Small-subunit ribosomal RNA, central domain from an uncultured bacterium, 357 nucleotides, folded computationally. Its Rfam family is "Bacterial small subunit ribosomal RNA". Model confidence (mean pLDDT): 82 of 100. The sequence was found in a public genome assembly.

[in-house]
Context: one part of a larger RNA
RNA sequence: UUGGGCGUAAAGCGUCCGCAGGUGGUCCGUUAAGUCAUUGGUCAAAUCCCGGGGCUCAACCCCGGAACUGCCGAUGAUACUGACGGACUUGAGACCGGUAGAGGCAAGCGGAAUUACAGGUGUAGCGGUAAAAUGCGUUUAUAUCUGUAAGAACACCAAAGGCGAAAGCAGCUUGCUGGAACGGUUCUGACACUCAUGGACGAAAGCGUGGGGAGCGAAAAGGAUUAGAUACCCUUGUAGUCCACGCCCUAAACGAUGUGUGCUGGAUAUUGAAAGUAUCGACCCUUUCAGUGUCGUCAAAAAAAGCUAACGCGUUAAGCACACCGCCUGGGAAGUACGGUCGCAAGACUAAAACUC
Numbered sequence: 001u002u003g004g005g006c007g008u009a010a011a012g013c014g015u016c017c018g019c020a021g022g023u024g025g026u027c028c029g030u031u032a033a034g035u036c037a038u039u040g041g042u043c044a045a046a047u048c049c050c051g052g053g054g055c056u057c058a059a060c061c062c063c064g065g066a067a068c069u070g071c072c073g074a075u076g077a078u079a080c081u082g083a084c085g086g087a088c089u090u091g092a093g094a095c096c097g098g099u100a101g102a103g104g105c106a107a108g109c110g111g112a113a114u115u116a117c118a119g120g121u122g123u124a125g126c127g128g129u130a131a132a133a134u135g136c137g138u139u140u141a142u143a144u145c146u147g148u149a150a151g152a153a154c155a156c157c158a159a160a161g162g163c164g165a166a167a168g169c170a171g172c173u174u175g176c177u178g179g180a181a182c183g184g185u186u187c188u189g190a191c192a193c194u195c196a197u198g199g200a201c202g203a204a205a206g207c208g209u210g211g212g213g214a215g216c217g218a219a220a221a222g223g224a225u226u227a228g229a230u231a232c233c234c235u236u237g238u239a240g241u242c243c244a245c246g247c248c249c250u251a252a253a254c255g256a257u258g259u260g261u262g263c264u265g266g267a268u269a270u271u272g273a274a275a276g277u278a279u280c281g282a283c284c285c286u287u288u289c290a291g292u293g294u295c296g297u298c299a300a301a302a303a304a305a306g307c308u309a310a311c312g313c314g315u316u317a318a319g320c321a322c323a324c325c326g327c328c329u330g331g332g333a334a335g336u337a338c339g340g341u342c343g344c345a346a347g348a349c350u351a352a353a354a355c356u357c
């Protein structure tokens, strides 16, 4: 390579957008490029294979035949693929209607708590731990009341709940703005799916410049513990955590499960929408569509089929199929060296070999 694979054994890019490429719905017509049939030419000789023959045999040599894989042309076929033309509506998109939502960005506002400061009351302790000590306190602490200020986070509601491509998103109000489901079936008429290269976004930590700094808190200091204790515990505490702008681009970025489409028994809970029924009306009830969960113990029976090495998955598939992309190929050396690209740096991405088992 062929093949086989990628939830947990090696293996799904962190996520999306998307050019090229690959693939592509239903019907009719034309064409005949692919495809198929027949036929002609060519495919040097030798070699290989089959048959026969010659050296006493064999190797070797000679004669005849066959065969492989193609290429070029002619004639024909037209189901499928392609090309061209025409049509369709179920895929896709648009439009209209009401709807749910911590989706995003910005501005403003709110209360609780914490800390600091000022003042009142008040007096000897407070704090902390398994126990202590460092620490704070008669320059009046802790406690308690009032006021002022600051920064950060938003209790209850809250849920197996919702939204978002992922990262992620939660006090309230307003403005701007993205997407989704449902219903109508008005319009376009295959406009689609996937996507190497490319582009955008991307937790935390970290970096640059300027702000901010309440609490928490790497580093650091001290107190304990201990044989030691560069730790776990305690008292402090700087970066950082917060904001603006610009970088970094990594995570067990996980459902360890790529995206899209179709098909294949159910039960139950819940979120959003619609219809029916009911009703004065709403709720309830039934059905359908779209999402999010569970099918386990008590407890005898229970997820059917199918898949899986087992665990388990099971209409949210890891079942049955198709399209496209990414990735794997024994362990270590190693996600390292070297080279390259990117970055202010930290480093990231790409990515071996010797050797060894």
Stems, first nucleotide, its partner, number of pairs: 004328003007311002012325001014201004021194003025088007033081002035077008049065006091191001092188003095184003099180001103177007110154001114150008125136002162169002206247006215241002220236004258324006266295011306313002330357003339350004